[in-house]
Context: one part of a larger RNA
Molecule: small-subunit ribosomal RNA, 5' domain
Organism: metagenome
RNA sequence: GGAUGAACGCUAGCGGCAGGCCUAACACAUGCAAGUCGAGGGGUAACGAUGUCUUCGGACAGGCGACGACCGGCGCACGGGUGAGUAUCGCGUUUGUAACCUACCUUUAACUGGAGAAUAGCCCGAAGAAAUUCGGAUUAAUACUCCAUAAUACUAUGAUCUGGCAUCUUUUUAUAGUUAAAGCUCCGGCGGUUAAAGAUGGACAUGCGUAACAUUAGUUUGUUGGUGAGGUAACGGCUCACCAAGACUACGAUGGUUAGCUGGUCUGAGAGGAUGAUCAGCCACACUGGAACUGACACACGGUCCAGACUCCUACGGGAGGCAGCAGUGAGGAAUUUUGCGCAAUGGGGGAAACCCUGACGCAGCAACGCCGCGUGAGUGAUGAAGGCUUUCGGGUCGUAAAGCUCUGUCAAGUGGGAAGAACUCAUAUGGUGUUAAUACUGCCAUAUGUUGACGGUACCACUGAAGGAAGCACCGGCUAACUCCGUGCCAGCAGCCGCGGUAAUACGGGGGGUGCGAGCGUUAUUC
Numbered sequence: 001g002g003a004u005g006a007a008c009g010c011u012a013g014c015g016g017c018a019g020g021c022c023u024a025a026c027a028c029a030u031g032c033a034a035g036u037c038g039a040g041g042g043g044u045a046a047c048g049a050u051g052u053c054u055u056c057g058g059a060c061a062g063g064c065g066a067c068g069a070c071c072g073g074c075g076c077a078c079g080g081g082u083g084a085g086u087a088u089c090g091c092g093u094u095u096g097u098a099a100c101c102u103a104c105c106u107u108u109a110a111c112u113g114g115a116g117a118a119u120a121g122c123c124c125g126a127a128g129a130a131a132u133u134c135g136g137a138u139u140a141a142u143a144c145u146c147c148a149u150a151a152u153a154c155u156a157u158g159a160u161c162u163g164g165c166a167u168c169u170u171u172u173u174a175u176a177g178u179u180a181a182a183g184c185u186c187c188g189g190c191g192g193u194u195a196a197a198g199a200u201g202g203a204c205a206u207g208c209g210u211a212a213c214a215u216u217a218g219u220u221u222g223u224u225g226g227u228g229a230g231g232u233a234a235c236g237g238c239u240c241a242c243c244a245a246g247a248c249u250a251c252g253a254u255g256g257u258u259a260g261c262u263g264g265u266c267u268g269a270g271a272g273g274a275u276g277a278u279c280a281g282c283c284a285c286a287c288u289g290g291a292a293c294u295g296a297c298a299c300a301c302g303g304u305c306c307a308g309a310c311u312c313c314u315a316c317g318g319g320a321g322g323c324a325g326c327a328g329u330g331a332g333g334a335a336u337u338u339u340g341c342g343c344a345a346u347g348g349g350g351g352a353a354a355c356c357c358u359g360a361c362g363c364a365g366c367a368a369c370g371c372c373g374c375g376u377g378a379g380u381g382a383u384g385a386a387g388g389c390u391u392u393c394g395g396g397u398c399g400u401a402a403a404g405c406u407c408u409g410u411c412a413a414g415u416g417g418g419a420a421g422a423a424c425u426c427a428u429a430u431g432g433u434g435u436u437a438a439u440a441c442u443g444c445c446a447u448a449u450g451u452u453g454a455c456g457g458u459a460c461c462a463c464u465g466a467a468g469g470a471a472g473c474a475c476c477g478g479c480u481a482a483c484u485c486c487g488u489g490c491c492a493g494c495a496g497c498c499g500c501g502g503u504a505a506u507a508c509g510g511g512g513g514g515u516g517c518g519a520g521c522g523u524u525a526u527u528c
Base pairs, nucleotide, nucleotide: 001528002527003526004525006524007523008522009521010520013374014373015372016371017370020366021332026330027329028328030327031326032325035074036073037072040071041070043067044066047065048064050061051060052059053058081285082284083283090210091209092208093207095205096204097203100202101201105198106197107196108195109194110193111192112191113147114146115145116144123136124135125134126133127132153178154177155176156175157174158173159172163168183190184189211257213255218248219247220246223245224244225243226242227241228240229239230238260282261281262280263279264275265274266273267272287308288307289306290305291304310321311320312319313318338364340363341362342361346360347358348357349356350355377407378406379405380404387398388397389396390395411469413464414463415462416461417460421455426450427449428448429447430446431445432444433443434442472517473516474515475514476513477498478497479496483512484511485510486509487508493500494499
């Protein structure tokens, strides 16, 4: 000198864009953060419409718009948070899988036949303070089960051919066995099953790289290898039985310490050094520890079970909970914001769609926390005014500074106008095209009109009026730009280093003057 997720002191006019618990992975009141589908199903608790009845209070009717709870499907493994753990194939980079999986999506081929038993809900009854649970009867499905059909799928045993990297692989095949489906519909479609391929995502292995300590020198028994079996999507001591005695290590094993890794960021001429906030990729975690279930994917933040600590409810028998989601609270701390608005945009989930959900996201609020921009006026003006300070008493200086005169009008204030961000979708109309007997209906495409904005009456524009409302902070002995007066008298104090202060202090405190930066300026901390 640069830099910072900064803090503290003094000060403070405006705007744009960014970033804002670095500490206790401490504990959390409250609200919200993952639902959706009635075009899968039985149905009808509310609401509405319609109809009937009515004592005018209302009652009845799922056939209708819709739809609580329930069965079922898809989603909940994404998105969001945090960095505790991890010195590791975790990450980065390079290869490999002849050892693998992949829902939704795309393409291709084939199929979508028949039957059955239940169970939620509803109803009846029971237990309990509650959470919730139990019994009986009855009912549906794209829920469940069975049969049929079936191969280029799977299993077993063979033949043939090519290639390779040992296990193997490719081509052409043979025999036997096993395995599938679901319907809905506005009749246009939307689905379902099997197989093959793609895309996407993942899994595993691998060479190299990846902090410091030797005041850590030996470590290891599923340990190292083999055979066989089990398990897995898959290879493998991954697990088990048996056999062998190996395996790692001064090229640093093992151990304890510290730490998420990277793209990057800061600095530096570079080489390097430091760092890993925001943004992006990967990993790990979800009160602590363990476990599996479901599923294409989890050993699952807002799922389940067990144990533990803590908090809460209780009728003492028993139950409930998990903000390292967004706000917010307490605590800790030098220190870090609103219990805001909206799904209008982008993206995600569900749905045929309308649409619903979305604290992702888009916006607004707070704080000079940072970067950038603008302003606090411009020109003229000597009697060098008054006043302050100083003086060798002549003067010097603040100083063209002020006043005065002439202008301008950014920002702030007020008044009026006022966006882009909107594309879709949907409705209506017209045209084309497909379907059809059809100029009905309807699918697709195009065009036109209408419809949708949280921010926000915001940005922006115009006008009004007025120099009016807008400057501080640190320093002035040397390093280091900037000097004098008074006070103090080794006191009070200053100080980054050297050092100042004991009666003329340019070094302390104040005044005047000056220097530097400027809505900031200094200090502290860290780093190059």